[in-house]
This is a predicted complex of two RNAs, RNase P RNA and transfer RNA, with 505 nucleotides together. It holds a member of the Rfam family "Bacterial RNase P class A". Rfam classes the family as a ribozyme. Rfam's curators write: Ribonuclease P (RNase P) is a ubiquitous endoribonuclease, found in archaea, bacteria and eukarya as well as chloroplasts and mitochondria. Its mean pLDDT, the model's own confidence on a scale to 100, is 75.
RNA sequence: CAGGCUGGCUGGGCGAUCGCUGCGCUCCCAUCCAUUUGGAUGGGACUGCGCAGAGGAAAGUCCGCACUCCACAGGGCACGGCGCCGGGUAACACCCGGGGCGGGGGCCCGAAUUUCUCGGGUUACCUGCCGGAUCGGGCCACAGAAACAUACCGCGAGGGCAACCUCGUAAGGGUGAAAAGGUGGUGUAAGAGACCACCGGCGCUGGCAGCAAUGCUGGCGGCCAGGCAACCCCCGCCGGGAGCAAGGCCAAACAGGGACAAUUCCUGCUCGCAGGAGGGGUGCUGCCCGCGCCCUGCCCAGGCGAUCUGCCUGGGCGCAGCCCCGGGUAGGCCGCUCGAGGCGCGCCGAGAGGCGCGUCCCAGAUAGAUGAUCGCCAGGCAGAGCAUGCUCUGCCCACAGAAUGCGGCUUAUAGGCCGGCCUGGGGU
RNA sequence: GCCCCCGUCGUCUAGAGGCCCAGGACGCCACCCUUUCAAGGUGGAAAUCGCGGGUUCGAAUCCCGCCGGGGGCACCA
Numbered sequence: 001c002a003g004g005c006u007g008g009c010u011g012g013g014c015g016a017u018c019g020c021u022g023c024g025c026u027c028c029c030a031u032c033c034a035u036u037u038g039g040a041u042g043g044g045a046c047u048g049c050g051c052a053g054a055g056g057a058a059a060g061u062c063c064g065c066a067c068u069c070c071a072c073a074g075g076g077c078a079c080g081g082c083g084c085c086g087g088g089u090a091a092c093a094c095c096c097g098g099g100g101c102g103g104g105g106g107c108c109c110g111a112a113u114u115u116c117u118c119g120g121g122u123u124a125c126c127u128g129c130c131g132g133a134u135c136g137g138g139c140c141a142c143a144g145a146a147a148c149a150u151a152c153c154g155c156g157a158g159g160g161c162a163a164c165c166u167c168g169u170a171a172g173g174g175u176g177a178a179a180a181g182g183u184g185g186u187g188u189a190a191g192a193g194a195c196c197a198c199c200g201g202c203g204c205u206g207g208c209a210g211c212a213a214u215g216c217u218g219g220c221g222g223c224c225a226g227g228c229a230a231c232c233c234c235c236g237c238c239g240g241g242a243g244c245a246a247g248g249c250c251a252a253a254c255a256g257g258g259a260c261a262a263u264u265c266c267u268g269c270u271c272g273c274a275g276g277a278g279g280g281g282u283g284c285u286g287c288c289c290g291c292g293c294c295c296u297g298c299c300c301a302g303g304c305g306a307u308c309u310g311c312c313u314g315g316g317c318g319c320a321g322c323c324c325c326g327g328g329u330a331g332g333c334c335g336c337u338c339g340a341g342g343c344g345c346g347c348c349g350a351g352a353g354g355c356g357c358g359u360c361c362c363a364g365a366u367a368g369a370u371g372a373u374c375g376c377c378a379g380g381c382a383g384a385g386c387a388u389g390c391u392c393u394g395c396c397c398a399c400a401g402a403a404u405g406c407g408g409c410u411u412a413u414a415g416g417c418c419g420g421c422c423u424g425g426g427g428u
Numbered sequence: 429g430c431c432c433c434c435g436u437c438g439u440c441u442a443g444a445g446g447c448c449c450a451g452g453a454c455g456c457c458a459c460c461c462u463u464u465c466a467a468g469g470u471g472g473a474a475a476u477c478g479c480g481g482g483u484u485c486g487a488a489u490c491c492c493g494c495c496g497g498g499g500g501c502a503c504c505a
Stems, first nucleotide, its partner, number of pairs: 001424010012377007020053006026045008055399001059410002062408005067243004079239005084098005099130006105123007131234002136232002138228003152173002154169006181199006200224002202221008247334004256325003260321001263318001264277006278296007297317008341360008379396008429501007438454004446485001456472005478494005
C1' cells in the first nucleotide's frame, strides 16, 4: 500500500429572510381586591423583544423497571419465564470477564499426479449454543433381524440322506441419522472386555491451579447398551393484574330527579279560534321606568243543561321560565418532564461499571409545532478547460421523525473519521 | 399511544414432528359424451407452507427475530 474480517465514534457547518410551538420580560383590554404606587385572574400582541426547540435509532413493542389504579392475612397448587461460572446493575431474556462443546474461515499434514474432492491436526480469527437422559412417562418415520431389546446373512458345534432344525457367537457383512468403545495380542469349536497392554469415555476417590465453572495429573472399578428436555417432567430462581386512552380535579349543552308561584277575567264570531286586560318569567345595564320575547295548557271523575257540545265542582298531570342536586360528555387543568439526567476532571477496577468534586437546565405538542427559500463552505459523482492539481458547470447527500419517563435487545441506515487482527506485495 | 389475533395452490380451507417435495372443494386446461352448449365422466397443471436463522437424523408443525394484514380501547351502566 492492497484485500478480507471486525470494534468504536459521527451522521453536515455558518449566515440571512419569512413562518410554527413553548417559556420569560414588556405592552394593551376586561373583571375583582385594595384604591397612593399596586396585586390576582382571564384574553390578546400580524404591525414587541429575548431564549430554547427530534433521534441514534424517536421505529418494532421483544424484555426489564420507575410511576398510577385495582386486588391482597400467611403458605401452597396451577400457569408463565429464566438456567455453565464469577462480576455489573434499580432490574433484566441485557452487559463485562472467564469455561466447555459445535460450526465456518485461515494454516499444516496425508490420500493419488495438478485443478477438483475427501480425511486428520492446529488456531492468538469469526460465530452459534449452554441445569438434569441411573425419578418416571413418551417419541425415534422408512429401512433394518433388532431402536433398548434383539441372531437376517455369516462363523462354529450337534442332529438329519437332504431341505432344514436346535444351540453358541456381536469378530465380519448389510440397514440406518443413530446399533455391543478403538488398535494389537492371549484365548476359543467359533467368538466376545471373557482376559491382557495402550488409547478414549464414565463412576468413585486423592493431589495441584483457580473465588468458581473448569483444567492438569494419580489411584481404584471392565462400568462401556444410544439420542431427544426449543416433548411432558425433575431441580433451582423469579413473577398478583392492568396500563398515562393508567389515574385525579374543574365543568357547558341535551337528557334525568327535586322545589317554586301563576294557571284569572272580558269581547267577538265562521264554535275553536282571534283580540284585549291581568298574572308569572326572562332579556335589553347593577336598580327603576319603558320596550321586546315566552307561558297562561291538558287529562280524569261527578253533577246540571242537553244528545253534542257547553257550564259548574273536585282531583291529577304538565309546558315555557328560574333555582337546587347527582353522575358526568364536549372542553379545560394536573399527571408532564429535574432525571437510575447531561458534560468536564480526579480516583478505584482487566472490563462492564462505581465513587467524589465542579458545572449546566436541555422539546413538552394534543390532530399533534421543530418547516420553506436563498447564499457561502464542506463531502461525493459526471463533464469541460488547461499549467496535473486547480478552476468552472450540472447533479446528489441516507434511514427516518418525539407523545409518561428510563435501562437494554432487535431491525433500517448514503457518507465520513479513528483503531484491532490475518494474508499478500514493496521500502528501510 | 397501548393491547391482542392471523398468514398454506387463483379462491376457501385440512394439517398438532416422519405415513406430506403437502390433501380436499370451487375455479383453470386437455380429452370423452352431445348436432352444439350446459350437466356428467376421465386425466392433468397449479403451493419459495409470508421471510430469515436455530433445535432435531428429519420442521408447514417446536423456539427466536423480522415482514404484511386484521381487530379492540375513554366514562357510566